RNA sequence: AGGGAUAUGGUGUCAAUGGUAGCACAGCGGUCUCCAAAACCGUUAGUAGGGGUUCAAAUCCUCUUAUCCCUG
Numbered sequence: 001a002g003g004g005a006u007a008u009g010g011u012g013u014c015a016a017u018g019g020u021a022g023c024a025c026a027g028c029g030g031u032c033u034c035c036a037a038a039a040c041c042g043u044u045a046g047u048a049g050g051g052g053u054u055c056a057a058a059u060c061c062u063c064u065u066a067u068c069c070c071u072g
C1' cells in the first nucleotide's frame, strides 16, 4: 500500500426480510437474616463517529476511527 473481519449499558453477549433494543453478571434500592452471604422483588445504564436512503436504520449505502487477520 491492497484485501477482509469485528465494533451494542461497567463487563459478556442475542437481535430473522429494516418495524417495541433483549438476556446474564455487575451497580443501586428493598424483602428475608441477630449480622452477613445466598435467594427473591424492583431499578439505573447501551447500538464506535460523521453523512446519506427510508414513513421507519444496530441492520442498507458512504466516509472516518480503533482492533485483528491475509497478501506484497
Base pairs, nucleotide, nucleotide: 001071002070003069004068005067006066007065010025011024012023013022019055027043028042029041030040031039048064049063050062051061052060